[in-house]
Molecule: RNase P RNA; transfer RNA
Organism: Candidatus Thiodiazotropha sp.
């Protein structure tokens, strides 16, 4: 001075006008429940994010009677650890990129079973051999060729994938046929809490791929959602249809019927689906009515900030300290002025913890690698 | 705000253990039939399967992310 890595942090900035959402204070007026409601005004405060977003995980919170067992279905997948939990995070293993910094991995099992592997190809999996190599026999006039029986799997083809790989020695030509190095598979010891790694022994290799194909293995999940629910006020026809059940027994009348009461069975119902316990007694669905107005859930919370102390870290504890949006046609906005680097994606709707997507430009650290020049 | 279905040719749809070139119908085009047109009959184009990565030898289908589009959800008795 180039080029890159990895974290963090800002999201135009002052200043005045005019309005919107909340809340405190306070005038005036009205109601009489007078420290209270309610209209209108004044004033003072607070008002969107890093993703408010996608609604893809995960919790609280509320309601389904219990939320109880089983199946059935999902879900997640080296190891170990945080956290209310998570598929998130941290730190370690294994692989795989890059000279480094660093980064990326859906990373359990294919010798439990089953299943698929088109085309080509001799064979795609209990195997087999097209072309070649090589011995035998046979035939042609000798090198040679041709048929025929065998041995072979090194070389050549086919395929995305062909039964470890390199060499050396063997052989008629060949192979783990034998050897040494790699890989591998299996004992045993070492460290490590594991994953795993490192060593020494033994085995010629146990026989491909696919599990984001079914499945085993180990973990882990009841279902619905703030239009969940709760209370208050107005209205309306407590109305019509349909499934399941309508049987026994008691009593009364106008008697093979009608009513009324009862406990059993049975049927139905119990917040995706099946069984089983238990619960309840008419239950459920559709059609039609009717109203469409408040209040409350609603924001003090696994909350932010600062200091310490543990831990290698994610995170835990302890003290001080602060309250930071609650709308319901649903606010936060419009002008003007200076200044600058001319301002990107974008908008809260019950709450949080993640992912993941979108994102102008600017700022701080840490670190790597190359080139100069002391 | 919640919650669920889909997205394949211009339009309506098919497409199962992933497999070799994606397929029907209207529609468009050319030819034959007619004097002409219309119906019919014979050919023929026409598809980044909604995108972008992944797993697979190979994906319209399996997986994760995005995008668009349609639907259903209030209360009383």
């Nucleotide at each position: 001075g180039g080029a890159g890595u990895c974290g963090g942090c800002c999201a135009g900035a002052c200043a005045g006008u005019c309005g919107c959402u909340g809340u405190g204070c306070u005038u005036u007026g009205a109601u009489u429940a007078u420290u209270a409601u309610u209209a209108a005004g004044g004033u003072g405060c607070a008002g969107a994010g890093g993703a408010a977003a996608g609604u893809c995980c995960g919790g609280g919170c509320u309601c389904c009677g219990g939320c109880g067992g089983g199946c059935a279905g999902g879900g997640u997948g080296c190891c170990a650890g945080g956290u209310a939990a998570c598929g998130c995070c941290u730190g370690g293993g294994a692989g795989g990129c890059g000279c480094a910094a660093g980064c990326c991995u859906a990373c359990g099992g294919a010798a439990a079973g089953u299943g698929c592997c088109a085309c080509a190809g001799a064979a795609a999996a209990u195997a087999u051999a097209c072309c070649g190599c090589c011995a035998g026999u046979g035939g042609c006039u000798g090198a040679g060729c041709c048929a025929u029986u065998g041995g072979u799997a090194a070389g050549g083809g086919u395929g995305a994938a062909a039964u470890g790989g390199u060499g050396c020695g063997g052989u008629a030509a060949g192979a783990g046929c034998g050897c040494a190095c790699c890989g591998c598979a299996u004992c045993u010891c070492u460290g490590g809490c594991a994953a795993c790694a490192g060593a020494g022994g033994u085995g010629g290799c146990a026989g491909g791929g696919u599990a984001a194909a079914c499945c085993c293995c180990a973990c882990c999940c009841g279902g619905a959602g703030c239009a969940a629910g709760a209370c208050c006020a107005a209205a309306u026809a407590g109305a019509g249809g349909a499934a399941c059940a309508u049987g026994c027994u008691u009593g009364u009348c106008u008697a093979u019927g009608a009513c009324a009461g009862u406990g059993c069975a049975a049927a139905g119902u119990g917040u995706c689906g099946c069984c089983c316990c238990c619960a309840c007694u008419g239950u459920u669905c559709c059609u039609g009515g009717g109203u469409a107005g408040g209040u409350u859930g609603c924001u003090u919370g696994a909350g932010g900030u600062g200091u310490g102390u543990g831990g290698u870290g994610a995170c835990a504890c302890a003290c001080a300290u602060c309250c930071c949006a609650g709308a319901u046609g649903a606010a936060u906005g419009a002008c003007u002025g200076u200044c600058c680097u001319u301002g990107a994606c974008a908008g809260a709707a019950c709450c949080c913890g993640g992912c993941u997507u979108a994102u102008a430009g600017g700022c701080c650290g840490a670190c790597u690698c190359c080139c100069u020049c002391c | 705000g919640g919650c669920a279905a889909g997205g394949u040719a211009g339009c309506u749809c098919a497409g199962u253990u992933g497999g070799u070139u994606a397929g029907a119908g209207c529609a468009c085009a050319g030819c034959a039939c007619u004097c002409a047109u219309a119906a019919u009959g014979c050919u023929g184009g026409g598809g980044u399967c909604g995108g972008c990565a992944g797993u697979u030898c190979g994906a319209a289908u399996c997986u994760g992310c995005c995008c668009c589009u349609u639907g259903c959800u209030a209360c009383c008795a």